[in-house]
RNA sequence: GCCUUAGCUCAGUUGGUAGAGCGCAGCAUUCGUAAUGCUGAGGUCGUAGGUUCGACUCCUACAGGCGG
Numbered sequence: 001g002c003c004u005u006a007g008c009u010c011a012g013u014u015g016g017u018a019g020a021g022c023g024c025a026g027c028a029u030u031c032g033u034a035a036u037g038c039u040g041a042g043g044u045c046g047u048a049g050g051u052u053c054g055a056c057u058c059c060u061a062c063a064g065g066c067g068g
Base pairs, nucleotide, nucleotide: 001066002065003064004063007022008021009020010019016053024040025039026038027037028036046062047061048060049059050058
């Protein structure tokens, strides 16, 4: 100095209801499996404070990871 958001990999910018791909579950399709299609579940946005009508987003401290 950078990073921390779903089980994994990551989006989310001038603050206004949290998303995708993969994976998982169910259904359809098949003689059966795979593949494919449809639907769904799954998140205290690292922790604690602050600012604000409102914070993943801004400020501070701390924790973990990476780099010089």
Model confidence (mean pLDDT): 83 of 100. Transfer RNA from a marine eukaryotic metagenome, 68 nucleotides, folded computationally. Rfam family: tRNA. Rfam's curators write: Transfer RNA (tRNA) molecules are approximately 80 nucleotides in length.